Model confidence (mean pLDDT): 87 of 100. This is a predicted structure of a 250-nucleotide part of an RNA (large-subunit ribosomal RNA, domain VI) from a metagenome. Its Rfam family is "Bacterial large subunit ribosomal RNA". Gene Ontology terms of the family: ribosome and structural constituent of ribosome. RNAcentral holds the full RNA, with entries from SILVA.

Context: one part of a larger RNA
RNA sequence: CGUAGGAAUAUUGAGGAGAUCUGACACUAGUACGAGAGGACCGUGUUGGACGUACCGCUGGUGUACCAGUUGUGCCGCCAGGUGCAUUGCUGGGUAGCUAAGUACGGAAUGGAUUAGCGCUGAAAGCAUCUAAGCGCGAAGCCAACUUCAAGAUGAGUAUUCCAUAUCAGGGCCGUGGGAGAUUACCACGUAGAUAGGCUACAGAUGGAAGCGCAGUGAUGUGUGGAGUCGAGUAGUACUAAUAGCCUGA
Numbered sequence: 001c002g003u004a005g006g007a008a009u010a011u012u013g014a015g016g017a018g019a020u021c022u023g024a025c026a027c028u029a030g031u032a033c034g035a036g037a038g039g040a041c042c043g044u045g046u047u048g049g050a051c052g053u054a055c056c057g058c059u060g061g062u063g064u065a066c067c068a069g070u071u072g073u074g075c076c077g078c079c080a081g082g083u084g085c086a087u088u089g090c091u092g093g094g095u096a097g098c099u100a101a102g103u104a105c106g107g108a109a110u111g112g113a114u115u116a117g118c119g120c121u122g123a124a125a126g127c128a129u130c131u132a133a134g135c136g137c138g139a140a141g142c143c144a145a146c147u148u149c150a151a152g153a154u155g156a157g158u159a160u161u162c163c164a165u166a167u168c169a170g171g172g173c174c175g176u177g178g179g180a181g182a183u184u185a186c187c188a189c190g191u192a193g194a195u196a197g198g199c200u201a202c203a204g205a206u207g208g209a210a211g212c213g214c215a216g217u218g219a220u221g222u223g224u225g226g227a228g229u230c231g232a233g234u235a236g237u238a239c240u241a242a243u244a245g246c247c248u249g250a
Base pairs, nucleotide, nucleotide: 001152005163006162007161008160009159010158011157015149016148017147018146021049022048023047024046025045026044027043033038051106052105053104054103055102059100060099061098062097066093067092068091069090070089071086072085073084074083075082076081110144111143112142117137118136119135120134170248171247172246173245174190175189176188177187178186195241196240197239198237199236200235201234202233204230205229206228211224212223213222214221215220
């Protein structure tokens, strides 16, 4: 821009894309078969491999604005306590998120038309012949079925609702943000409000803060006290910021 009024919501599916894999074991059955050695078809079940999709409750990884320990050095006048730099200084752990090696699930079943092939009936050609007319079975392959995108499918579809001649229905600008994201887009919210921050509580991480007391000559230990601190998590709470408004629109 189009879909011949403007919108919101929910949809149909022409068409496209994806997936389609496979092993072992057990039963049937040591049966059929075979002198024996050996050893099934058909059917049923169990368990794997690789691949794919989703997720983070479990096991782990990462987790450079979380916690602790510690070395050297500078600074905060000194002690104590902190902080800067040294690869995040190094080391031990680790929330959310993201993840695989973790977890769950998938390939199934079924139908139709067929290939090779196997047939029925059957002439040309008194016989024979699956083929010439006609009819049937038949594959991991084809078409459906499964998952997904999808009306620019210009053949532009369908349903419901809203608006009615002056700015309405709706949309946008702007702002607070996000499991969304390079920007845009998408989604949530904008005081009739829990959208983000803050605060409170909880979960969770670290692992026993500082100060003071006590014991010890001291290093240190211990009590106060599962302490102190804490990024993203879960709730609650208008304290802060989403004010006011403007534009577009039949």